Source information:
A computed fold for a 350-nucleotide part of an RNA from a metagenome, annotated as small-subunit ribosomal RNA, central domain.

Context: one part of a larger RNA
RNA sequence: CUGGGCGUAAAGGGAGCGUAGGCGGCCUGAUGUGUCGGAUGUGAAAGCCCACGGCUUACCCGUGGAACUGCAUCCGAAACUAUUAGGCUAGAGUAUCGGAGAGGUAAGUGGAAUUCCUGGUGUAGCGGUGAAAUGCGUAGAUAUCAGGAAGAACACCGGUGGCGAAGGCGACUUACUGGACGAAUACUGACGCUGAGGCUCGAAAGCCGGGGGAGCGAAAAGGAUUAGAUACCCUUGUAGUCCCGGCUGUAAACGGUGUGCACUUGGUGUAGGAGGCUUUAUCCCCUUCUGUGCCGUAGCAAACGCGUUAAGUGCACCGCCUGGGGAGUACGGUCGCAAGAUUAAAACUC
Numbered sequence: 001c002u003g004g005g006c007g008u009a010a011a012g013g014g015a016g017c018g019u020a021g022g023c024g025g026c027c028u029g030a031u032g033u034g035u036c037g038g039a040u041g042u043g044a045a046a047g048c049c050c051a052c053g054g055c056u057u058a059c060c061c062g063u064g065g066a067a068c069u070g071c072a073u074c075c076g077a078a079a080c081u082a083u084u085a086g087g088c089u090a091g092a093g094u095a096u097c098g099g100a101g102a103g104g105u106a107a108g109u110g111g112a113a114u115u116c117c118u119g120g121u122g123u124a125g126c127g128g129u130g131a132a133a134u135g136c137g138u139a140g141a142u143a144u145c146a147g148g149a150a151g152a153a154c155a156c157c158g159g160u161g162g163c164g165a166a167g168g169c170g171a172c173u174u175a176c177u178g179g180a181c182g183a184a185u186a187c188u189g190a191c192g193c194u195g196a197g198g199c200u201c202g203a204a205a206g207c208c209g210g211g212g213g214a215g216c217g218a219a220a221a222g223g224a225u226u227a228g229a230u231a232c233c234c235u236u237g238u239a240g241u242c243c244c245g246g247c248u249g250u251a252a253a254c255g256g257u258g259u260g261c262a263c264u265u266g267g268u269g270u271a272g273g274a275g276g277c278u279u280u281a282u283c284c285c286c287u288u289c290u291g292u293g294c295c296g297u298a299g300c301a302a303a304c305g306c307g308u309u310a311a312g313u314g315c316a317c318c319g320c321c322u323g324g325g326g327a328g329u330a331c332g333g334u335c336g337c338a339a340g341a342u343u344a345a346a347a348c349u350c
Base pairs, nucleotide, nucleotide: 003322004321005320006319007304008303012318014201015200016199017198021194022193023192025088026087027086028085029084030083031082034080035077036076037075038074039073040072041071042070049065050064051063052062053061054060091191092188093187094186095185096183097182098181103177104176105175106174107173108172109171110154114150115149116148117147118146119145120144121143125136126135162169163168206247207246208245209244210243211242215241216240220236221235222234223233258317259316260315261314262313263312266295267294268293269292270291271290272289273288274287275286276285299306300305323350324349325348332343333342334341335340
């Protein structure tokens, strides 16, 4: 490199947008780029292959043929491909109406709980554990009542429920704002799919500057446990956790399953819409579109299992893998304030 692969054996990029590139719907005409047919020239000789012949045979040699799958020119074909001209509406999109949603951003508001402060009642304990102790408390704690302050998180509803590209999103109200879905028409007329680089987003922890700090709590201290205990348990507790601005760019960033399109028996739940049935109905039942679960047919699979939300059957494009260790390391480059991230070997060894 080819081949074969990527749910769990090595292997899907964390996610989106999108440049180049690759690929691309139906009909008609033109051209004749690729493509196909024919002819001519060329494709040195030797060699390989075939036939015959010469050395007693063989190796070897001679003669002839075939082949040299290629290239160039000319003539021709026009289905496909390409280019071009015109048209179409089934892909894609726009407009109108409608309901659903923890989708995003900002501002404001609320109650429960916790801690602290002040005051009242009240007295000897509280707290904690397997058992204790450190700790708190006669300077009046714990408990209880009233008032006040602060910060953080939003019980029940809550649901293999919903929304979002992923990360993720959960009290209430308002403003601004993104997307998806359904129904029926009208319009544009291939405007599409994927996407190397690139750009943007990206949990937690961490970093820089400024605030904030109730609870929790790395580090640290003390008490236990233990042979020891730099732990598990307990009492404290600093960074941090929260907000604003900037950085970092990683995760078991997982469905361990890239994106898009098409096709392929069924059953049962659930969420959002639309329609039918019904005397009416937000009831029941039926049909249908979109999403989300479970069970299973064929098929696939090493098995486990997957199974119209495919890991089935195909197409387009991207990413990635190639024995274990060394190693996601060294060196170099790029990025970063740093931590580090990214790209990424070899010797050696089994």